Annotation:
The RNA shown here (transfer RNA) has 73 nucleotides and comes from an Acidimicrobiales bacterium. The organism belongs to Acidimicrobiales, within Bacteria. The same sequence occurs in records of 2 taxa. Its Rfam family is "tRNA". By type it is a transfer RNA. Its family is annotated with triplet codon-amino acid adaptor activity in the Gene Ontology. The sequence is in RNAcentral, with records from ENA and MGnify. Model confidence (mean pLDDT): 82 of 100.
RNA sequence: UCCGGGGUGGCGCAAUCGGCAGCGCAGCGCACUGUUAAUGCGACGGUUAGAGGUUCGAGUCCUCUCCCCGGAG
Numbered sequence: 001u002c003c004g005g006g007g008u009g010g011c012g013c014a015a016u017c018g019g020c021a022g023c024g025c026a027g028c029g030c031a032c033u034g035u036u037a038a039u040g041c042g043a044c045g046g047u048u049a050g051a052g053g054u055u056c057g058a059g060u061c062c063u064c065u066c067c068c069c070g071g072a073g
Stems, first nucleotide, its partner, number of pairs: 001072007010025004019056001028042004049065005
């Protein structure tokens, strides 16, 4: 330098053909009890890497930039 894959709550990952951004873990609250742990219930937590474009509507499509992984030279 070129090619491919990826970037989504604190962490690990989903989101079908473009149509309500969700699950698990952690943390928090409550219940349970001698106490902790385990278990159950609940609530919270998101500029979907950044900017622009297309569209009635973008995590998803297009362009540029940044970062990570792999490959070629």